Predicted 3D model of a 73-nucleotide RNA (transfer RNA) from Rhizoclosmatium globosum. Its Rfam family is "tRNA". It is annotated as a transfer RNA. Rfam's curators write: Transfer RNA (tRNA) molecules are approximately 80 nucleotides in length. The coordinates come from a structure-prediction model, not an experiment, and the mean pLDDT is 80.
RNA sequence: GGUCUCUUGGUGUAGUGGCUAUCACGUCUCCUUUACACGGAGAAGGUCGCGAGAUCAAUCCUCGCAGAGUCCA
Numbered sequence: 001g002g003u004c005u006c007u008u009g010g011u012g013u014a015g016u017g018g019c020u021a022u023c024a025c026g027u028c029u030c031c032u033u034u035a036c037a038c039g040g041a042g043a044a045g046g047u048c049g050c051g052a053g054a055u056c057a058a059u060c061c062u063c064g065c066a067g068a069g070u071c072c073a
Base pairs, nucleotide, nucleotide: 001072002071004069005068006067007066010025011024012023018056027043028042029041030040031039049065050064051063052062053061
């Protein structure tokens, strides 16, 4: 330099055009306990990496940029 893949709550992830973006762990509150742990109930937490385009409508499609990685030279 070329090539392909990935980027989604604090962490790890599902979702792949349309209704409030999924789950687990973690965090907080309450119940339970003499207390802690376990268990139960509930809550908060996401500009879906950034920008533009196409579309009635984008996390999803197209292009560019940034970051991480694979392969080739």